[in-house]
RNA sequence: GGGCCUGUAGCUCAACGGUAGAGCAGUAGCCUUUUAAGCUAUUGGUUCUGGGUUCGAAUCCCAGCGGGCUCA
Numbered sequence: 001g002g003g004c005c006u007g008u009a010g011c012u013c014a015a016c017g018g019u020a021g022a023g024c025a026g027u028a029g030c031c032u033u034u035u036a037a038g039c040u041a042u043u044g045g046u047u048c049u050g051g052g053u054u055c056g057a058a059u060c061c062c063a064g065c066g067g068g069c070u071c072a
Stems, first nucleotide, its partner, number of pairs: 001071007010024004018055001026042005048064005
């Protein structure tokens, strides 16, 4: 330098073009002599950046940036 994949909550990951969710973590409560475990409820997002398409974009297209794999 070329090709491919990838970027979403603190972490790991979902999400036909139509209100962005789950698990873990966090917070509060219950239970327990206490801690841990368990149960219930709940907070948390500029979907990497900038454009384009569309009535509508996390999703499709283009460019850039970051990460990974691969070829030379």

Description: The prediction has a mean pLDDT of 80. The RNA shown here (transfer RNA) has 72 nucleotides and comes from a Candidatus Woesebacteria bacterium. It matches the Rfam family "tRNA". Its family is annotated with triplet codon-amino acid adaptor activity in the Gene Ontology. The source organism's lineage runs through Bacteria, Bacteria candidate phyla and Candidatus Woeseibacteriota.